[in-house]
RNA sequence: GGUUCCUUAGCUCAGUUGGUAGAGCAACCGACUUUUAAUCGGUUGGUCGUGGGUUCGACCCCCACAGGAACCA
Numbered sequence: 001g002g003u004u005c006c007u008u009a010g011c012u013c014a015g016u017u018g019g020u021a022g023a024g025c026a027a028c029c030g031a032c033u034u035u036u037a038a039u040c041g042g043u044u045g046g047u048c049g050u051g052g053g054u055u056c057g058a059c060c061c062c063c064a065c066a067g068g069a070a071c072c073a
Base pairs, nucleotide, nucleotide: 001072002071003070004069005068006067007066010025011024012023013022019056027043028042029041030040031039049065050064051063052062053061
């Protein structure tokens, strides 16, 4: 330098053909327990990497950029 892939909650990751964004863990509250832990129930938490474009409507499609990974040279 070229090709391909990844970027979504504090962390690990889903999100199948475009239609109001989810799980587990963590945190917080509660139940249980003499207390803690474990278990159970609930709650909070997201400009979906950034900027544009297409569309009535974009995490999803297109372009550029940023960061990361693999391969080729």